[in-house]
Context: one part of a larger RNA
């Protein structure tokens, strides 16, 4: 840009890709089948391996803006409590979130045409012959089917809604944003608002903060599952998403 008005949704599928793997072991059955000795097709079921796809409730890792403990030193007048630096100083834990080593999930089942092969009916050639005329089976391959993309599929496709004559239906700009991210796009949300902060609940986290009291002669211990706290759930308009402007239909 195009799809012969414009716009918001929901979609067919011509095409494209992807995936396709494989073991033991049990039952059939010590059956058939073999003198024994040793052992079965078909068919069933069950459990792995490697490999893909998802996830984060479980085990675990990660977490340098969370919590604790400690060491040497500097500073906060000193005590006591702190802050800086010393690989995040060292060390012991760990929310969210990101992960495998954790978990779940798939190769299937079926259908069609088919190959090697097997076959029926049958001539040419009075028999014979799976073939010449019909014609019926037969593979982990192949087309469907699973799974993902798709109408620039210029063959530009349906469907249902909306706007209709003055700037309309819609879009876009601009803000607070995350399930989305490199930017963009893609989602939510914009006061008739819970879109992000905040605050206050609860979840989790780390372990009982400081000051004092009471016990001890003291280290200590208790008051006290305290204190403190990034991302997690809820609630709640306090703060911050103001108001506006642009584009936008009938050859």
């Nucleotide at each position: 840009c195009g799809c012969a008005g414009g716009a918001g949704a929901u979609u067919u599928g011509c095409g494209a890709g992807g995936g396709a793997c494989u073991g033991a072991c049990a039952c059939u059955a010590g059956u058939a089948c073999g003198a024994g000795a040793g052992g079965a097709c078909c068919g069933u079921g069950u459990u792995g391996g490697a490999c893909a796809g998802a996830c984060c409730a479980c085990u675990g890792g990660u977490a340098a803006a969370c919590c604790g403990g400690u060491u040497g030193u500097u500073c906060c007048g000193c005590c006591a409590g702190g802050a800086g630096c010393a690989c995040c100083g060292c060390c012991g834990g760990g929310u969210a979130u990101c992960u495998a080593a954790g978990u779940c999930u798939g190769g299937a089942a079926g259908g069609g045409a088919u190959a090697a092969g097997u076959g029926c009916u049958g001539a040419a050639a009075g028999c014979a012959u799976c073939u010449a005329a019909g014609u019926a089976c037969g593979a982990a391959g192949c087309c469907c089917a699973c799974c993902u993309c798709a109408a620039g599929a210029u063959u530009a496709g349906a469907u249902c809604u909306c706007c209709c004559u003055u700037u309309a239906a819609g879009g876009g700009u601009g803000g607070u944003u995350g399930u989305a991210g490199a930017c963009u796009a893609c989602g939510a949300c914009c006061u008739a608002g819970a879109u992000a902060g905040g605050c206050u609940a609860c979840a989790g986290g780390u372990g009982u903060a400081a000051a004092g009291g009471c016990a001890g002669u003291a280290a200590u211990g208790u008051c006290a599952c305290a204190g403190c706290c990034g991302a997690g759930u809820a609630g709640u308009a306090c703060u911050a998403a103001u108001u506006g402007c642009c584009c936008g239909a009938g050859a």
Description
Large-subunit ribosomal RNA, domain VI from Parabacteroides pacaensis, 251 nucleotides, folded computationally. The coordinates come from a structure-prediction model, not an experiment, and the mean pLDDT is 88.